[in-house]
């Protein structure tokens, strides 16, 4: 000099105070509300933000809604093997292939021999190749670095990418056209739970990329969301019922237009009932719940005992001052002096995890 | 707790990766007029909110972030 894991997230005391609770004493069948329901004083006593409460990217409790069950389709998410968990897109261990000299990091890491797109632009050619320069072989007459036929795929050129690579043989030149060796492909055997390694045989290369492009396979998913939900419930308007008045009505709705009959509704009081808004109460704080040994596992992590009981607010407490320290900044050669509240941020049903913000410090371990 | 969106000074296009970064107002120069508009020609302005992945190649696909808007 780095790597990796993890900690801590200002101490201590005094005063005044805020929520939430508990135990006395007072006050009073008082006080605000129509009602639900709320609510004092005094004393003491206990608890009060986080490692990220965030971001709302995941997974899951829990609520309710729809569904006869279970499958299928479509749609969505995941995607190497193997474990862990209530689940996951997460964790752990493992294998592949990439970066680093090393600890060690990083991969959305199935499938391109089902299919079908797409691959600008430049190149002769971009997908059942292909042939512009060259190389090389005939012919031909005008002997030119010519022109026609052809072979060819090293060599140039052009592209992110030119249909195995180096090397040797061998050829008119040339090539897997033969051979070594790598790479690839398949096939068997070993080893492993499996990913997959390895090792032998063989095949003459036939198989470009993309799938974060449709798509195939495999697992997996019913939808909203503590503004879920339950329960009590006003005023004002609407609904229905009983009864009372009123006949304004030869009217006015009703069914696409008339006509004619026949039924129904429709005015206004006063009492009831029912729903559903204001608004209140619960939902809400014992829970995949914390610490401690122990024991199984390489590890996530499991299980046993022991132990602890840990915010519940709703224009929303969890703070304020003051002292001494610890920190930080300025000045100074130091002593020393003076400032500065101190990182990122702050519950709102909880819970596992991701992610992203984070000042000063501390610790363990490895290159 | 739920959802949409950033592209030139505003205000919108492109969302099917490539030869796509574009229009319209405004600006900023010529023209024209005795002057100025308006009409005419020409011309500048852009990290496509940030960052990373993926591809050969990203305004477009994927992720994770600021930042605004609705419900």
């Nucleotide at each position: 000099a780095g790597g990796u894991g993890g900690c801590u997230g200002g101490a201590u005391g005094g005063c005044c105070g805020c929520u939430u609770u508990c135990c006395g004493a007072c006050a009073a069948u008082a006080g605000g509300g129509a009602a639900a329901c709320c609510c004092g004083u005094c004393g003491g006593g206990a608890a009060g933000a986080g490692g990220a409460a965030a971001g709302u990217c995941c997974g899951g409790g829990c609520u309710c809604c729809a569904u006869g069950g279970a499958a299928a389709c479509a749609c969505g998410a995941u995607g190497c093997c193997g474990g862990g968990u209530a689940a996951c897109a997460c964790c752990c261990g493992g294998c592949g292939g990439g970066g680093g000299c090393a600890a060690u990091c990083c991969c959305a890491g199935g499938g391109a021999a089902a299919g079908u797109g797409c691959c600008a632009c430049a190149g002769a050619a971009a997908g059942c190749a292909a042939a512009c320069c060259g190389c090389c072989u005939g012919a031909c007459c005008u002997u030119g670095c010519g022109u026609c036929a052809g072979g060819u795929a090293a060599g140039g050129g052009u592209g992110a990418a030119a249909g195995g690579g180096u090397g040797u043989g061998g050829u008119a030149a040339g090539a897997g056209c033969g051979c070594a060796c790598c790479g690839c492909g398949a096939a068997a055997u070993u080893g492993g739970c499996a990913a997959c390694a390895a090792u032998u045989u063989u095949g003459g290369c036939a198989c470009g990329g993309u799938a974060a492009a449709c798509c195939c396979c495999a697992u997996c998913g019913g939808g909203a969301g503590c503004a879920a939900g339950a329960c009590c419930g006003a005023a004002u308007a609407g609904g229905g019922g009983c009864g009372g008045u009123a006949u304004u009505a030869u009217g006015g709705c009703g069914a696409g237009u008339u006509u004619u009959c026949a039924c129904g509704c429709u005015g206004u009081c006063g009492c009831c009932c029912g729903g559903g808004u204001a608004g209140g109460u619960c939902g809400c704080g014992c829970g995949a719940g914390g610490c401690g040994u122990u024991u199984g596992g390489u590890a996530a992590c499991a299980a046993a005992c022991g132990u602890c009981u840990c915010a519940g607010a709703u224009g929303a407490a969890u703070g304020g001052u003051c002292a001494u320290c610890c920190g930080u900044c300025u000045c100074u050669u130091a002593u020393g002096a003076g400032a500065u509240a101190g990182a990122c941020a702050g519950a709102a049903c909880c819970c596992g995890g991701c992610u992203u913000a984070c000042a000063c410090g501390c610790c363990a371990u490895c290159u | 707790g739920c959802g949409a969106g950033a592209u030139a000074g505003c205000u919108c296009a492109g969302g099917c990766g490539g030869u796509c970064a574009g229009a319209g107002c405004g600006u900023c120069g010529g023209a024209u007029u005795c002057a100025u508009a308006a009409c005419c020609c020409g011309g500048a302005g852009g990290u496509c909110g940030a960052g990373a992945g993926u591809u050969c190649g990203a305004g477009u696909c994927u992720c994770u972030c600021u930042c605004u808007c609705g419900c």